[in-house]
RNA sequence: UUCUUCAGGGCAGGGUGUAAAUCCCUACCGGCGGUGAUAGUCCGCGACUCCCUUAUGGGGACUGAAUCGGUGAAAUUCCGAUACCGACGGUGACAGUCCGGAUGGUAGAAGAA
Numbered sequence: 001u002u003c004u005u006c007a008g009g010g011c012a013g014g015g016u017g018u019a020a021a022u023c024c025c026u027a028c029c030g031g032c033g034g035u036g037a038u039a040g041u042c043c044g045c046g047a048c049u050c051c052c053u054u055a056u057g058g059g060g061a062c063u064g065a066a067u068c069g070g071u072g073a074a075a076u077u078c079c080g081a082u083a084c085c086g087a088c089g090g091u092g093a094c095a096g097u098c099c100g101g102a103u104g105g106u107a108g109a110a111g112a113a
Stems, first nucleotide, its partner, number of pairs: 001113006013025003027097002029086002031045004040084002049061005066082005088100003
């Protein structure tokens, strides 16, 4: 450098109602790389959306959320406690968890030449 493969989890129980996996109580989930020691909430990246462009590509905008205590040489990462966050479109009723774009794309991981 080229090619191949892989690369996202989650509404269980109850309440109200004509109707809710969408509301309420409660439950459940956590992409990739980094880091003095393991991270949804630190740093960076990806996904969604929008814009520009010389357009199967390239560039840009946008881009959520954590504190306290403990241990330790070292942890906003472990342990304890209490919090918080989650694109767009759809839907008998408002969605992180259902359906759809998506048998898509991608940070990247592994392998082959």
The prediction has a mean pLDDT of 86.
A computed fold for a 113-nucleotide RNA from uncultured Odoribacter sp., annotated as FMN riboswitch aptamer (RFN element).